[in-house]
RNA sequence: GGGCUCGUGGUCUAGUGGCUAUGACGCUCCCCUGACUCGGGAGAGUUCCCCAGUUCGAAUCUGGGCGGGCCCA
Repeated sequence: GGGCUCGUGGUCUAGUGGCUAUGACGCUCCCCUGACUCGGGAGAGUUCCCCAGUUCGAAUCUGGGCGGGCCCA
């Protein structure tokens, strides 16, 4: 330098044009207990890596950029 692939709450992850972006772990509060663990209930937290385009409508499609991984030179 070239090709392929990935980027979504603190972490991992579902969602591949349209409903308030899904779930688990973690976090906070409450219940339970003599107390803790376990268990039960509730809550906060993501404008989806950035910019532009297409579209009535974009996390999703297109272009450019940035970053990670793999391969080629």
RNAcentral holds the sequence, with entries from ENA. A computed fold for a 73-nucleotide RNA from a Candidatus Woesearchaeota archaeon, annotated as transfer RNA. Rfam family: tRNA. Gene Ontology term of the family: triplet codon-amino acid adaptor activity.